[in-house]
Molecule: transfer RNA
Organism: Flavobacterium sp. MFBS3-15
RNA sequence: GGCUCAUUGGGGUAAUGGCUAUCCUUCCCGGCUGUCUCCCGGGAGAUACGGGUUCAAUUCCCGUAUGAGCCG
Numbered sequence: 001g002g003c004u005c006a007u008u009g010g011g012g013u014a015a016u017g018g019c020u021a022u023c024c025u026u027c028c029c030g031g032c033u034g035u036c037u038c039c040c041g042g043g044a045g046a047u048a049c050g051g052g053u054u055c056a057a058u059u060c061c062c063g064u065a066u067g068a069g070c071c072g
Base pairs, nucleotide, nucleotide: 001071002070003069004068005067006066007065010025011024012023018055027043028042029041030040031039048064049063050062051061052060
């Protein structure tokens, strides 16, 4: 230098182009309890970035960034 793959809440993970983006964990609040780290209920939090296609993009296309691999 060329090619391929990956990037989604603080961490991990799902989602056939279509309804409020799923679940686990963490965190916060409440309940339960003699107490609590257990249990129960509720809440907060994410599509790497910039464009394009489309009525509609996490999904398809292009570029950039980061990481991994292969070739030279």